[in-house]
RNA sequence: GCUCCCAUCGUCUAGCCCGGCCAAGGACAUGGGGCUUUCAACCCUAAAACCUGGGUUCGAAUCCCAGUGGGAGCA
Repeated sequence: GCUCCCAUCGUCUAGCCCGGCCAAGGACAUGGGGCUUUCAACCCUAAAACCUGGGUUCGAAUCCCAGUGGGAGCA
């Protein structure tokens, strides 16, 4: 230098290919409540995320382009 893959709550991840409301879902963790003499477990509940910029579109986490960061291969 070229090619390919990845980036979503605190962590791990589903959704992306095939665009669509209500409401981006789950597990763990965390806050509150219940249960318990207490703790753990269990039950209820809450907060929390689409890497950045631009484009297409009535509408983008999803499609397109560029960039950033990480990884793999080739040279």

Description
A computed fold for a 75-nucleotide RNA from a Candidatus Micrarchaeota archaeon, annotated as transfer RNA. It was read from a public genome assembly. Its Rfam family is "tRNA". From the family's description: Transfer RNA (tRNA) molecules are approximately 80 nucleotides in length. By type it is a transfer RNA. NCBI's taxonomy places the organism under Archaea, Nanobdellati, Microcaldota. The coordinates come from a structure-prediction model, not an experiment, and the mean pLDDT is 81.